[in-house]
Context: one part of a larger RNA
RNA sequence: UACUGAGGUAAGCUUAGAAGACGUUGACGAAAUGGUUUUAACCGACCCGUCUUGAAACACGGACCAAGGAGUCUAACAUAUGUGCGAGUAUGUGGGUGCUAAACCUAUAUGCGUAAUGAAAGUAACAGUUGGGAUUUUUGCACCAACGACCGACCACGAUCUUCUGAGAGAGGUUUGAGUAUGAGCAUAUCUGUUAGGACCCGAAAGAUGGUGAACUAUGCCUGAGUAGGGUGAAGCCAGGGGAAACUCUGGUGGAGGCUCGUAGCGAUACUGACGUGCAAAUCGUUCGUCAAACUUGGGUAUAGGGGCGAAAGACUAAUCGAACCAUCUAGUAGCUGGUUCCCUCCGAAGUUUCCCUCAGGAUAGCUGGAGUUUCUCAGUUUUGUCAGGUAAAGCGAAUGAUUAGAGGCUUCGGGGUCGAGUCGACUUCGACCUAUUCUCAAACUUUAAAUGGGCAAGAUCCAGUGGCUUCUUAAUUGAGCCAUUGGGAUCAAUGUGAACUCUUAGUGGGCCAUUUUUGGUAAGCAGAACUGGCGAUGAGGGAUGAACCUAACGUUAGGUUAAGGUGCUCAAGUGCCCGCUCAUCAGAUCCCAUAAAGGGUGUUGGUCGAUCUUAACAGCAGGACGGUGGUCAUGGAAGUUGAAACCCGCUAAGGAGUGUGUAACAACUCACCUGCCGAAUCGACUAGCCCCGAAAAUGGAUGGCGCUGAAGCGGGUCACCGAUACCUAACCAUCGCUGCAAAUGCUAUGCGGCGAUGAGUAGGAGGGCGUGGGAGUUUGUGACGAAGCCUUUGACGUAAGUCCAGGUGAAACAGCUCCUAGUGCAGAUCUUGGU
Numbered sequence: 001u002a003c004u005g006a007g008g009u010a011a012g013c014u015u016a017g018a019a020g021a022c023g024u025u026g027a028c029g030a031a032a033u034g035g036u037u038u039u040a041a042c043c044g045a046c047c048c049g050u051c052u053u054g055a056a057a058c059a060c061g062g063a064c065c066a067a068g069g070a071g072u073c074u075a076a077c078a079u080a081u082g083u084g085c086g087a088g089u090a091u092g093u094g095g096g097u098g099c100u101a102a103a104c105c106u107a108u109a110u111g112c113g114u115a116a117u118g119a120a121a122g123u124a125a126c127a128g129u130u131g132g133g134a135u136u137u138u139u140g141c142a143c144c145a146a147c148g149a150c151c152g153a154c155c156a157c158g159a160u161c162u163u164c165u166g167a168g169a170g171a172g173g174u175u176u177g178a179g180u181a182u183g184a185g186c187a188u189a190u191c192u193g194u195u196a197g198g199a200c201c202c203g204a205a206a207g208a209u210g211g212u213g214a215a216c217u218a219u220g221c222c223u224g225a226g227u228a229g230g231g232u233g234a235a236g237c238c239a240g241g242g243g244a245a246a247c248u249c250u251g252g253u254g255g256a257g258g259c260u261c262g263u264a265g266c267g268a269u270a271c272u273g274a275c276g277u278g279c280a281a282a283u284c285g286u287u288c289g290u291c292a293a294a295c296u297u298g299g300g301u302a303u304a305g306g307g308g309c310g311a312a313a314g315a316c317u318a319a320u321c322g323a324a325c326c327a328u329c330u331a332g333u334a335g336c337u338g339g340u341u342c343c344c345u346c347c348g349a350a351g352u353u354u355c356c357c358u359c360a361g362g363a364u365a366g367c368u369g370g371a372g373u374u375u376c377u378c379a380g381u382u383u384u385g386u387c388a389g390g391u392a393a394a395g396c397g398a399a400u401g402a403u404u405a406g407a408g409g410c411u412u413c414g415g416g417g418u419c420g421a422g423u424c425g426a427c428u429u430c431g432a433c434c435u436a437u438u439c440u441c442a443a444a445c446u447u448u449a450a451a452u453g454g455g456c457a458a459g460a461u462c463c464a465g466u467g468g469c470u471u472c473u474u475a476a477u478u479g480a481g482c483c484a485u486u487g488g489g490a491u492c493a494a495u496g497u498g499a500a501c502u503c504u505u506a507g508u509g510g511g512c513c514a515u516u517u518u519u520g521g522u523a524a525g526c527a528g529a530a531c532u533g534g535c536g537a538u539g540a541g542g543g544a545u546g547a548a549c550c551u552a553a554c555g556u557u558a559g560g561u562u563a564a565g566g567u568g569c570u571c572a573a574g575u576g577c578c579c580g581c582u583c584a585u586c587a588g589a590u591c592c593c594a595u596a597a598a599g600g601g602u603g604u605u606g607g608u609c610g611a612u613c614u615u616a617a618c619a620g621c622a623g624g625a626c627g628g629u630g631g632u633c634a635u636g637g638a639a640g641u642u643g644a645a646a647c648c649c650g651c652u653a654a655g656g657a658g659u660g661u662g663u664a665a666c667a668a669c670u671c672a673c674c675u676g677c678c679g680a681a682u683c684g685a686c687u688a689g690c691c692c693c694g695a696a697a698a699u700g701g702a703u704g705g706c707g708c709u710g711a712a713g714c715g716g717g718u719c720a721c722c723g724a725u726a727c728c729u730a731a732c733c734a735u736c737g738c739u740g741c742a743a744a745u746g747c748u749a750u751g752c753g754g755c756g757a758u759g760a761g762u763a764g765g766a767g768g769g770c771g772u773g774g775g776a777g778u779u780u781g782u783g784a785c786g787a788a789g790c791c792u793u794u795g796a797c798g799u800a801a802g803u804c805c806a807g808g809u810g811a812a813a814c815a816g817c818u819c820c821u822a823g824u825g826c827a828g829a830u831c832u833u834g835g836u
Base pairs, nucleotide, nucleotide: 001010002009003008047062048061049060050059063836064835065834066833067832068831071340073197074196075195076194077193078192080190081189082188083187084186085185088112089111090110091109092108093107094106095105096104097103116123117122128147129146130145131144132143149180150179151177152176153175154173155172157170160167161166200339201338203336207329208328209327210326211325212324218303219302220301221300222299223298224297225296226295229261230260231259232257236253237252238251239250240249241248242247265290266289267288270286271285273284274283305321307317308316342769343768344767345766346765347764352365354363355362356361366508367507369504370503371502372501373500374499375498378496379495381494382493383458384457385456386455387454393448394446395445400442401441402440405437407435408434409433412432413431414430415429416428417427418426419425420424462488463487464486465485466484467483468482469481470480472479511535512534513533514532516530517529518528519527520526540551541550542549555732556731557730558729559728560727561726565722566721567720568706569705570704574719576718577717578716579715580714581713588708599693600692601691603690604689605688606687607686608685609684610683611682612681620677621676622675623674624673626650627649628648632644633643656671660669661668733759734758735757736756737755738754739753740752741751770825772822773821774820775819776818777817778816779815781814782813789809790808791807792806795804796803797802
């Protein structure tokens, strides 16, 4: 001072006191609890980049450092946003003015727009209403939806006029247009996207044009040069002999030859020798081929690139040849490989559809981001109601098809047999068949028939009533549709939640794994599908190890609690407790998962069934185990015991015409069976827990290791504890949403407060920032009292890119802020150049 009846309440002011913050000044004070750095120990931790479903990879690039090094510019188009003018707008050209590359005025032209439609001739647009928006009083915008009108095209009727060919009022149509319905455009700037250009950078094998080469080498021609010494001994000739002759024999002489041995020369077989960063981009050694000729060689000359030349090898044509070299077209093209440079924040994929001379690629739809517009109902859910279905299951004494077994049966049919002389009859038998049962089945069988899944509905565009109209409909004012009008009145199932729409757009279009379902396949870490969830794109705790399994998804810190999984040590937490099982001279030990089976065990522990037993079992020890009879047959023989059939009787407590050993055959022993002693449980079959066998491989080896045995193994139970980036609490950071504060006062509404939720991310998108070169303005900025640059275990600020201070060096320029501009940021490209 305001309110109030009062008490009092609220705000302001004054005074006093207390506590705190900041600044200044003074005193004390030398370090720690702070910062930085080095070393050591413990814990965690495989190398980056890249293609890939998947990389630490025995996949590729990468020794180290410096500098350089890759989405640019132009044009066109599209979206968005800003600005100017606006039925126009912008520019070119001419003229004028002018402070002269400007700006202004004016004339004209051009582009786009202002009218569409039709192939074209041509013709050529004012009608609105309803619902939503939106309402509680009024109005009823933009916009959206539906219906209608107008214009052009098309179809069809056509008064009237007419040159007889046309014009055409008017009234129509379930047809059609990129139209009209009181215009919205044009220009410019910027971002993004698309396309064309070298087009993000580097990279071919190729193609074309014009030239240069035969000093190497191939071949021809011209002209020169060169090539020991031996061997063999052709023709011709001579002498002698033989012969009638033709001719022939012997001995010489002679010196031919793409003859021979071999030097120089030329070449180059083997050692697969030496060398193999060589002596050498083809050499050296030994060995070898040829060596008077198709020989070797100098010089000259000729043939030239789709051309030459070729004793032919695709050889040679200048270290190049299945088409030389040089320059140019040319920055050739590459759907292919590699690389592609600073930070933080928000969102965040795809490997699927359709088409393609498509399968290493594109387009298309899908999935994604961004910018918005409009406005308050939608759903990967449940419930209720209703509808369709033919999978799983079931069924086959229901249909179809398959299929086992007997039983009964007579009419019919077929086969066999017996009887009767017989067409035929009777009987018997096998099968078909019929009847009632029985066994087992079906993706292309089914009466029945799920679960899950799918469609529709759960109200306002609704419900009820009344009266009309109609060429439809009805036997009918019956129905249907429409029109007018009256009344009703919203939790109109639950739960959760904001939703719808427009424009534009990158990447992707190799996928892979798991449970369940499923096709092919003997199977596969094989190939192909479906639903869902994951990995890819994703870290964390657990599974020793690990793309995908289990838990669980992540801002920076502190504390607490759990999950999966664990609690002997490694290794945080129990050598916890209770009850069973198990002994392995190969024990066992936790999803995915890193193997073991059939079959067996008098190992041990349970269970089920059936037997025996005080009328004395089982086991043990002991006694008996006889006669007819050496049964019959067979046999070489067979006496209980090679074999075949049979398997009685007597005496007995009991004793098989015999369970084994044995003999040539007997004998002898034994067993079954009976008895005595003993005195209480015993035997068999099956079943399933652990354990064992089954169970063999090459470096020494793996429950992860050590080790563990009334476990630290296996099965069950029960407490406690450990244990994540999960959950809870608190603080801070960021993003998003909601919300409060105003005209007074020095100041940022792009501001200052409050509350809540959220925070993973490859390809990719968006936003906000850091840094570099140049320019304009500004700070009347810094600088010889020392700029830039460089160095530093100087500190400070920021999440970060980075920035600032300090010290040193240095010696002359440089910076902040606001804009403009760009040859603007490096770890990689077998990158380029230089250095080490």